[in-house]
Context: one part of a larger RNA
RNA sequence: UUGGGUUUAAAGGGUCCGUAGGCGGAUCGUUAAGUCAGUGGUGAAAGCCUACCGCUCAACGGUAGAACUGCCAUUGAUACUGGCGAUCUUGAGUAUGUAUGAAGUUGGCGGAAUGUGUGGUGUAGCGGUGAAAUGCUUAGAUAUCACACAGAACACCGAUUGCGAAGGCAGCUGACUAAUACAUAACUGACGCUGAGGGACGAAAGUGUGGGGAUCAAACAGGAUUAGAUACCCUGGUAGUCCACACCGUAAACGAUGAUCACUAGAUUUUGGUCGCAAGAUCAGAGUCCAAGCGAAAGUGUUUAGUGAUCCACCUGGGGAGUACGUCCGCAAGGAUGAAACUC
Numbered sequence: 001u002u003g004g005g006u007u008u009a010a011a012g013g014g015u016c017c018g019u020a021g022g023c024g025g026a027u028c029g030u031u032a033a034g035u036c037a038g039u040g041g042u043g044a045a046a047g048c049c050u051a052c053c054g055c056u057c058a059a060c061g062g063u064a065g066a067a068c069u070g071c072c073a074u075u076g077a078u079a080c081u082g083g084c085g086a087u088c089u090u091g092a093g094u095a096u097g098u099a100u101g102a103a104g105u106u107g108g109c110g111g112a113a114u115g116u117g118u119g120g121u122g123u124a125g126c127g128g129u130g131a132a133a134u135g136c137u138u139a140g141a142u143a144u145c146a147c148a149c150a151g152a153a154c155a156c157c158g159a160u161u162g163c164g165a166a167g168g169c170a171g172c173u174g175a176c177u178a179a180u181a182c183a184u185a186a187c188u189g190a191c192g193c194u195g196a197g198g199g200a201c202g203a204a205a206g207u208g209u210g211g212g213g214a215u216c217a218a219a220c221a222g223g224a225u226u227a228g229a230u231a232c233c234c235u236g237g238u239a240g241u242c243c244a245c246a247c248c249g250u251a252a253a254c255g256a257u258g259a260u261c262a263c264u265a266g267a268u269u270u271u272g273g274u275c276g277c278a279a280g281a282u283c284a285g286a287g288u289c290c291a292a293g294c295g296a297a298a299g300u301g302u303u304u305a306g307u308g309a310u311c312c313a314c315c316u317g318g319g320g321a322g323u324a325c326g327u328c329c330g331c332a333a334g335g336a337u338g339a340a341a342c343u344c
Stems, first nucleotide, its partner, number of pairs: 004315003007298002012312001014201004021194003025088007033081002035077008049065006091191001092188003095184006103177007110154001114150008125136002162169002206247006216240001220236004258311006266289010293300002317344003326337004
């Protein structure tokens, strides 16, 4: 390379938008670039192949043919693909109506708990553990009552629920913004799918500047445990945890399962529409169990890992190694790209 693969064996990019490119619905006409056919030219000779012949055979050689799968020109064919023109509505979008949700941004408000402060009551312990001790406490702690302040998180509802492209999103409420589903079938008329580069978003931790600092808590200190204990347990405790702005760009970023489209038995539960008095039906989601099929099996099974199509990404024995070097990005931490020697 041909080929085979990517849930768990190596392998789906963290997610979306989108450039180039690749691919693309129905009907009619036209063109004839791809495609197909005929003819002409060319495709050196040698070689290969076939036939016959010459060296006693063979190797070798000679003659002829075929082949040279290609290219150019020309004449035709027009199903398919492409170009051009016209039309269509089922793909896609728009409109109108209804509905939904912890979707986002930014304000306001609330109660419980925690901590602290002040005052009251009250007296000898409190706290903590397997047991203790460090720690706090007669300068009055712990407990309890009242008031005040602060920061952070939102019990119950709550679900096997919902929303979001993913990360993720939960007290109540206002404003602004986005989305989705269903119904109608009014409008546009293929406007579509995917997407190398590129752009945007992207948990936690971490970084910069300025705030904030209740709780918890890396580091650190002390007390225990232990042979030791740079741990697990306990008492403290700083970064951080929170906010604004700016970076970082990674995760078991997981459904370990790329996106889109079509098709292929059902049962049952559930969320949001529509129709219906109801039973139920139907569309779009979210689960469970299973037919066919698939799979090495576990399993999967209309939310596919089934049957097909298009496009992208990725894999090719283990270690060395996601390392070195170079380059790009970053304030740094580091990230992205990404080998080889050697070895089994």
Model confidence (mean pLDDT): 88 of 100. This is a predicted structure of a 344-nucleotide part of an RNA (small-subunit ribosomal RNA, central domain) from Owenweeksia sp. TH135. Its Rfam family is "Bacterial small subunit ribosomal RNA". Its family is annotated with ribosome and structural constituent of ribosome in the Gene Ontology. NCBI's taxonomy places the organism under Bacteria, Bacteroidota, Flavobacteriales, Owenweeksiaceae, Owenweeksia.